[in-house]
RNA sequence: CAGCGUUCUCAGGGCGGGGCGGAAUUCCCCACCGGCGGUAUCUGCAGGCAACUGCAGGAGCCCGCGAGCGCCUGACACAGGCCUUUGCAGGUGUCAGGGUCAGCAGAUCUGGUGCGAUGCCAGGGCCGACGGUCACAGUCCGGAUGAAAGAGACCGCGU
Repeated sequence: CAGCGUUCUCAGGGCGGGGCGGAAUUCCCCACCGGCGGUAUCUGCAGGCAACUGCAGGAGCCCGCGAGCGCCUGACACAGGCCUUUGCAGGUGUCAGGGUCAGCAGAUCUGGUGCGAUGCCAGGGCCGACGGUCACAGUCCGGAUGAAAGAGACCGCGU
């Protein structure tokens, strides 16, 4: 110090006010929030006469990833179907595994600057798993004291 490995630690924010109603943090009006890696014309610091260079930070809607749902595989359970039987093809539920396989996986435009911007500046717009609920949820409750993209520390290997 590229890289690899063990162990450990860390790793998500947000309903405040009003309205209707028997009932809504779920509807309506005004609000509020933005995981991880990459990218960089912005910002800061340092260096340089300067061009510029280095370091750090910098996107919810650009690229990719994560949890969740779905899907697939296996085990078990249950209720049936076909069949004379052996058996066969499915369904539902629970648990375990797989992790890109395909699906949900979402959502950005206009103007400005500039060689160059979906990232800067200005303005407008849009998006947000599943289950629950006296009424439909990004914000409440639950799985979750979970899992995890990844970040860091130590040690070892390696160069």
This is a predicted structure of a 159-nucleotide RNA (FMN riboswitch aptamer (RFN element)) from Piscinibacter aquaticus. NCBI's taxonomy places the organism under Bacteria, Pseudomonadati, Betaproteobacteria, Burkholderiales, Piscinibacter. The RNAcentral record of the sequence draws on Rfam. It matches the Rfam family "FMN riboswitch aptamer (RFN element)". Rfam describes the family as follows. The RFN element is a highly conserved domain that is found frequently in the 5'-untranslated regions of prokaryotic mRNAs that encode for flavin mononucleotide (FMN) biosynthesis and transport proteins. This element is a metabolite-dependent riboswitch that directly binds FMN in the absence of proteins. In Bacillus subtilis, the riboswitch most likely controls gene expression by causing premature transcription termination within the 5' untranslated region of the ribDEAHT operon and precluding access to the ribosome-binding site of ypaA mRNA.The FMN riboswitch structure, reported in present an FMN-bound six-stem junction, adopts a butterfly-like scaffold, stapled together by opposingly directed but nearly identically folded peripheral domains. Rfam links the family to the GO term FMN binding. The model forms 100% of the base pairs in the Rfam consensus.